[in-house]
Context: one part of a larger RNA
């Protein structure tokens, strides 16, 4: 990991609520005792216990049937629609009881109690497993730390301290040498103790700390056997929080004990009916809660009620907008004043002029969440009218039960943040959580659609070469980039294009345009100054006239300077449109990522893009039909349903199975149980028939009562 089997809301007690059932102003017994066919059941048992009266801390003091609305029901009229009377239960009014509280607060016109069952909530282990912990007795010092007693242990080698003799010096103190001796927490280095390096092997090990290498110490604060003592908030510690038997920041072992867990994880049949929250307020509150908000289930009561629309009347100051209406920010310029103060100029100096400024005031040009002289849409109070929902009972109100209180994506309005975020925090919608199905390759929340069950059709979002259902549909047009075949998400901008398409102007043109080719482009004159020169072309000045079909005192190359080529500009050839601004389509460029690669592919020149049309595919949508269900009418038969049958958390309901039990009634060696395979029947949980197997027990109905359903819990046994 499979597989069997085992495995989680149960019991008692008291509260409360609802059902059902009995007596009822009363309802019931408890232990007990009695009787019995001793399993039941009768009887008895007025102790108790709730109810019949509140109210006040308490002493104490004590309570309605007046009056009007009115459902139902009844009655009377009416064909009927309705009408009138009356009116339990309901309502309001009045009255009352009681509090040193008196414009109050409780509370009076009788309804409860017993038992069962089912609901939740208190206390109990309280659905199940799960803690590290905390407290007590008690058990260790055979590991270990440390102290004590009492033996045992340390190859060999080196160094050569005091001290001691000599000698040799010295006045001596000493000083030198030469022996002798054998110290030392001395040196090397087996045994013996550590355990330092390879961060070496090993890492389901040889081993819950081991093997190799290498390496510290190795006469001492050394090592070691035995015996003894220290004991859990305690020892002991040359001190690491180290060590006290693989357990130490408080040992083990039993016990309190099933410790508690707002926190994890699991909690087993069916089917019908509704259907959430992730928000508000407090919270030692933030992973929990209560209390409302939103679901359910019952009841009660008895006519309105309103989410839309339209109008009327009122409230608002957003978006826009606008500043000469205010307030603050803001360009540029007029005019006046003012001239203290930078800066300039003239002056000998005084002092004067100019400018940068300053204030006022016209004039412009721009802006604002914490500006408004204006202002919508829209949003809401109210009212009417329509629509819509209610007597098949709305709306309101009571009572049981709950979940939830992490909420998330898109659209759009604003804050934070960087007009980042699958970002964060509100306000409105929505859809997801709770929602299948079709579409978007593949997808929580996008696009289309809300799945009772069968069958037939029809479209919806997307689609329509092949993969893959339907057009190689039609009509006009771009595009040559394989651009693009992506609704978004799955990128892309400024700029840029003599790519190419349209569309709108302006010029210029048959008196000939525009390109190209032919030919002219002259004279005065080398204009003048300047210059070494300066001739059209270094540079300054001025830019005239004249001939002409037309040339400029010259627009580009060029020379030292001339020369030279060309321009502008003219005429000829040619012959039909140029040209040149703006705006638009599609295209390009701009465009860079890490394994080889993506329009889903494959392939398309449409089967790419834009604008018409026409068929056609395509869903659990939407027709029809037939069934089931559920709600509601109905005495039943039956009938309605455009507007009921998606659902997680939960709330109600009804059922199936499995063990037992008390009645009743049946199978069965002519073959039960139970296990194989097949058939039918119910929506389902199941049920039931047949065949084979098996070889003794087993069912149906109905009462009642369960240690009653398994795939999951890192479950728990046991096989494999």
């Nucleotide at each position: 990991g499979c597989c069997a089997g085992g495995g989680a809301g149960u019991u008692u007690u008291g509260a409360u609520c609802g059902a059902u059932g009995g007596c009822g102003a009363g309802g019931u017994u408890a232990a007990g005792c009695g009787a019995u066919u001793c399993a039941a059941u009768c009887g008895c048992g007025c102790a108790a216990c709730c109810g019949c009266a509140g109210g006040g801390a308490a002493a104490c003091c004590g309570a309605c049937u007046g009056u009007c609305c009115g459902c139902a029901a009844c009655g009377c009229c009416g064909c009927a629609a309705g009408g009138c009377g009356c009116g339990a239960g309901g309502g309001a009014c009045g009255g009352g009881g009681u509090g040193a509280g008196c414009u109050c607060g409780c509370c009076c016109g009788a309804a409860g109690u017993c038992a069962u069952c089912g609901g939740u909530g208190g206390a109990a282990u309280a659905c199940c497993c799960g803690a590290a912990g905390c407290c007590a007795a008690u058990u260790g010092a055979u590991c270990u730390a440390u102290g004590c007693g009492u033996g045992g242990g340390u190859a060999g080698g080196c160094u050569g301290a005091a001290g001691c003799c000599c000698c040799u010096u010295g006045a001596a103190a000493g000083a030198g040498g030469g022996g002798u001796g054998g110290a030392g927490g001395g040196c090397c280095g087996a045994a013996c103790c550590a355990g330092u390096u390879c961060u070496g092997a090993c890492g389901u090990g040889c081993a819950a700390a081991u093997c190799g290498u290498u390496u510290g110490g190795a006469u001492a604060a050394c090592c070691u056997g035995c015996g003894c003592a220290u004991a859990g908030g305690g020892g002991u510690g040359a001190a690491a929080g180290g060590c006290c038997a693989a357990u130490c920041u408080a040992a083990a072992c039993u016990g309190g004990g099933a410790a508690u867990a707002g926190c994890u994880g699991g909690u087993u049949c069916c089917a019908c009916u509704c259907g959430a929250a992730a928000c508000u307020a407090c919270u030692c509150g933030c992973a929990g809660g209560c209390a409302g908000a939103c679901c359910u289930c019952g009841g009660a009561c008895g006519a309105g009620g309103u989410a839309g629309a339209u109008g009327g009347u009122g409230u608002g100051g957003u978006a826009g907008a606008g500043c000469c209406a205010c307030c603050g920010a803001u360009u540029g310029g007029g005019u006046g004043c003012u001239u203290a103060g930078g800066g300039g100029c003239c002056g000998a100096a005084a002092g004067g002029c100019c400018u940068c400024g300053g204030c006022a005031u016209c004039c412009u040009g721009u802006c604002a969440a914490a500006c408004u002289c204006c202002a919508a849409a829209c949003a809401u109070g109210u009212c009417a009218u329509c629509g819509c929902c209610g007597u098949a009972g709305a709306c309101u109100c009571c009572g049981g039960g709950a979940g939830u209180g992490a909420g998330g994506g898109c659209a759009u309005c604003a804050g934070g943040g960087g007009u980042a975020a699958g970002c964060u925090c509100g306000g409105u919608g929505u859809c997801c959580a709770u929602a299948a199905g079709g579409g978007a390759a593949a997808a929580a929340a996008c696009c289309c659609a809300g799945c009772c069950c069968a069958a037939a059709g029809u479209u919806a979002a997307g689609g329509u070469c092949c993969c893959c259902a339907a057009g190689u549909g039609c009509c006009g047009a771009c595009u040559a980039a394989g651009u693009g075949u992506a609704a978004u998400a799955u990128g892309a901008a400024a700029a840029a294009g003599c790519g190419u398409c349209c569309a709108u102007g302006g010029u210029c043109u048959a008196a000939g345009a525009c390109a190209a080719c032919u030919a002219g482009g002259a004279g005065g004159u080398g204009g003048g100054c300047u210059u070494a020169g300066a001739a059209g072309c270094a540079g300054c000045c001025a830019c005239c006239c004249u001939u002409u079909a037309a040339a400029g005192a010259u627009a580009g190359c060029g020379u030292a300077a001339c020369a030279g080529c060309u321009c502008a500009c003219u005429a000829g050839u040619c012959g039909a449109g140029a040209u040149u601004a703006u705006g638009g389509g599609c295209c390009u460029u701009g465009a860079a990522a890490a394994u080889g690669g993506a329009c889903g592919g494959g392939g398309c020149u449409a089967a790419g893009u834009c604008g018409g049309c026409c068929a056609c595919c395509g869903a659990u949508a939407c027709u029809u039909u037939g069934g089931a269900g559920c709600a509601c009418c109905g005495a039943a038969a039956g009938g309605u349903g455009a507007u009921c049958u998606g659902g997680u958390a939960g709330a109600g309901u009804g059922g199936u199975g499995u063990c037992g039990u008390g009645c009743g009634c049946g199978g069965g060696u002519g073959g039960a149980a139970g296990c194989u395979g097949g058939g039918u029947c119910g929506u389902g949980a199941g049920a039931u028939c047949c065949a084979g197997u098996g070889g003794a027990c087993c069912g149906c109905g109905u009462u009642c009562g369960a240690a009653u359903a398994a795939g999951g819990a890192u479950c728990c046994u046991g096989g494999u």

The prediction has a mean pLDDT of 84. Predicted 3D model of a 720-nucleotide part of an RNA (large-subunit ribosomal RNA, domain II) from a Methanobacteriota archaeon. The source organism's lineage runs through Archaea, Methanobacteriati and Methanobacteriota.